[in-house]
RNA sequence: UCUGACAAGGGCAAACCCGCCGCGAGGCGGGGACGCAAAAUCUCCGGUCUGGAGCAUGCACCAGAUAGCGGGAUUGCCGGAU
Numbered sequence: 001u002c003u004g005a006c007a008a009g010g011g012c013a014a015a016c017c018c019g020c021c022g023c024g025a026g027g028c029g030g031g032g033a034c035g036c037a038a039a040a041u042c043u044c045c046g047g048u049c050u051g052g053a054g055c056a057u058g059c060a061c062c063a064g065a066u067a068g069c070g071g072g073a074u075u076g077c078c079g080g081a082u
Base pairs, nucleotide, nucleotide: 001081002080003079004078011036012035016031017030018029019028020027021026034068040074041073042072044071045070046069047066048065049064050063051062052061054059055058
C1' cells in the first nucleotide's frame, strides 16, 4: 500500500420495549441483536426527513436531524498479500 476467504482477542449495536429530553425529525440511558472491518470522528458535497417564513404550488430561504443513505476528509485493531 492492497485486501477481509480462514483464525484469535475483542468492539459497536437495527427493529422492538422501558425511562428521560425535544414542537418535531430525533437524541441520551437501560434491555435487546438486524447487521457492521471503520456501524470510529467530522455536516465539506449530494440525498432524505423535521420545524418555521416566502411563494408563481413545486421551487426556494432559515434553523435543525440523519456519520447505520451515498461521497469526501482524518485517525485506527487483527489476519493475509506485497
Predicted 3D model of an 82-nucleotide RNA (c-di-GMP-I-GGC riboswitch aptamer) from Thiobacillus sp. UBA6205.
Model confidence (mean pLDDT): 84 of 100.
The sequence was found by an Rfam model in a public genome assembly.